Predicted 3D model of a 72-nucleotide RNA (transfer RNA) from an Elusimicrobiota bacterium. Taxonomically the source falls in Elusimicrobiota (Bacteria, Pseudomonadati).
RNA sequence: GGGCCGUUAGCUCAGCGGUAGAGCAGGGUCCUUACACGACCAAGGUCGCAGGUUCGAAUCCUGCACGGCCCA
Repeated sequence: GGGCCGUUAGCUCAGCGGUAGAGCAGGGUCCUUACACGACCAAGGUCGCAGGUUCGAAUCCUGCACGGCCCA
């Protein structure tokens, strides 16, 4: 220098152009003499950044940044 993959909640990851989700962690309530286990509830997001396409973009296109693998 070139190619491919990845970047979404604190963590691990889903998410076919139409209001962003799950599990775990953390918080609250219940349960228990208490703890653990268990049940329920709520909260938590500029979807890496900037442009473009579109009525509408996490999703499609371009550039950039970061990480990983391969080639030279």

Notes:
Its Rfam family is "tRNA". Its family is annotated with triplet codon-amino acid adaptor activity in the Gene Ontology. The family's RNA type in Rfam is transfer RNA. The sequence was found in a public genome assembly.